RNA sequence: GGCGCGGGAGAGAGCGGAGUCGAUCCGCCGCCGAAGGCGCAACCGGCCCCCGGAAACGCUCAGGCAACAGGGACCGCGCU
Repeated sequence: GGCGCGGGAGAGAGCGGAGUCGAUCCGCCGCCGAAGGCGCAACCGGCCCCCGGAAACGCUCAGGCAACAGGGACCGCGCU
């Protein structure tokens, strides 16, 4: 690093139209950060006033915002 199992948050059941309930699509605002991505960036390193690495911080492009489902950083256990 990969696989399996368990735990796992946040934010409108928003409005209008289409659709067959749902899923979904289009438009309009309001939001979330824990896939990913990016940062002019906390921090770390170096040949040190320049470079490199880079977070759970920041930004929200992507993604997400009733429940169910799915995804889910990270944590634990097992296997490889």
Background:
Model confidence (mean pLDDT): 82 of 100. This is a predicted structure of an 80-nucleotide RNA (Glycine riboswitch aptamer) from a soil metagenome. The RNAcentral record of the sequence draws on MGnify. The model forms 90% of the base pairs in the Rfam consensus.